Background
Small-subunit ribosomal RNA, central domain from an uncultured bacterium, 346 nucleotides, folded computationally. The RNAcentral record of the full RNA draws on ENA and SILVA. Its mean pLDDT, the model's own confidence on a scale to 100, is 87.
Context: one part of a larger RNA
RNA sequence: UUGGGUUUAAAGGGUGCGUAGGCUGUUUUGUAAGUCAGCGGUGAAAGACCGGGGCCCAACUCCGGAAGUGCCGUUGAUACUGCAUUGCUAGAGUUCCCCUGCCGUGGGAGGAAUGAGUGGUGUAGCGGUGAAAUGCAUAGAUAUCACUCAGAACACCGAUUGCGAAGGCAUCUCACGAAGAGGCAACUGACGCUGGGGCACGAAAGCGUGGGGAUCAAACAGGAUUAGAUACCCUGGUAGUCCACGCUGUAAACGAUGAUGACUAGCUGCCGGCGAUACACUGUCGGUGGCCCAGCGAAAGCGAUAAGUCAUCCACCUGGGGAGUACGACCGCAAGGUUGAAACUC
Numbered sequence: 001u002u003g004g005g006u007u008u009a010a011a012g013g014g015u016g017c018g019u020a021g022g023c024u025g026u027u028u029u030g031u032a033a034g035u036c037a038g039c040g041g042u043g044a045a046a047g048a049c050c051g052g053g054g055c056c057c058a059a060c061u062c063c064g065g066a067a068g069u070g071c072c073g074u075u076g077a078u079a080c081u082g083c084a085u086u087g088c089u090a091g092a093g094u095u096c097c098c099c100u101g102c103c104g105u106g107g108g109a110g111g112a113a114u115g116a117g118u119g120g121u122g123u124a125g126c127g128g129u130g131a132a133a134u135g136c137a138u139a140g141a142u143a144u145c146a147c148u149c150a151g152a153a154c155a156c157c158g159a160u161u162g163c164g165a166a167g168g169c170a171u172c173u174c175a176c177g178a179a180g181a182g183g184c185a186a187c188u189g190a191c192g193c194u195g196g197g198g199c200a201c202g203a204a205a206g207c208g209u210g211g212g213g214a215u216c217a218a219a220c221a222g223g224a225u226u227a228g229a230u231a232c233c234c235u236g237g238u239a240g241u242c243c244a245c246g247c248u249g250u251a252a253a254c255g256a257u258g259a260u261g262a263c264u265a266g267c268u269g270c271c272g273g274c275g276a277u278a279c280a281c282u283g284u285c286g287g288u289g290g291c292c293c294a295g296c297g298a299a300a301g302c303g304a305u306a307a308g309u310c311a312u313c314c315a316c317c318u319g320g321g322g323a324g325u326a327c328g329a330c331c332g333c334a335a336g337g338u339u340g341a342a343a344c345u346c
Base pairs, nucleotide, nucleotide: 004317005316006315007300008299012314014201015200016199017198021194022193023192025088026087029084030083031082033081034080035077036076037075038074039073040072041071042070049065050064051063052062053061054060091191092188093187094186095185096183097182099180100179103177104176105175106174107173108172109171110154114150115149116148117147118146119145120144121143125136126135162169163168206247207246208245209244210243211242216240220236221235222234223233258313259312260311261310262309263308266291267290268289269288270287271286272285273284274283295302296301319346320345321344328339329338330337331336
């Protein structure tokens, strides 16, 4: 490189936006760059190939032919591609109407629980475990009542539910912003898809500065267990967990399944619209589940939300270990991240 692949064997980028690039609906006319056809020129000789000749044959050599798939010029063709142009509405989008939701950001409010403080009642235990002990408690604990304070998380509803590009998102409410489906009407008229670099977002943990600190809890201390116990269990407990701003940029970031479009049997739920409505049935659109025909698959299984049949674009794989290591480069305050080998060995 060709070919083959990427749910689980190696392999889909964590996710989006988007530049270059690649690909791109339908129609008119023009052009003729690509494309196709004819003709002309060129494509040295030798070699190679085909036919024939000369050395006894062959090697060798001589003659002729074809080929040289190419390039240039010229004359035409115009289906397809390109370019220019004229329209169209099925893709895409805008406006309007209505609706949906734990979608985002900021503010306000709430109750339960937990811990703490003060006061009251009250007296000897509480707590914890397999059993205990450390611990707390006559300086009055635990329990209980009242008031107050603090921080964090939002029981039930709750679901095979919903929303979001992903990460993720759940008390109530307000403001602002965004998203999506549906509806018919109007409008734009291919404005589209994908996307190397790039930019943005990106759980938890971690880092910087400043707050906050109720709970839980790495580290740590003690008590147990044990042969030991740097653990599992118990009592404590600091970073952290929370907020603001900045950094980090990674996860089994998973559906281990890239994005977009089209097509291909059925059955059965749920969610949200629309049409219609007193309700119900039914229809239709979008989403989300289960079972399966064909087909696919090594099988497990997938099966209209495909891992089926196709098209376009991107990313990635090429035996195990060495190794996601070394070196270099870039990024980072650091921790580290991204890119990413080889020797050697089986």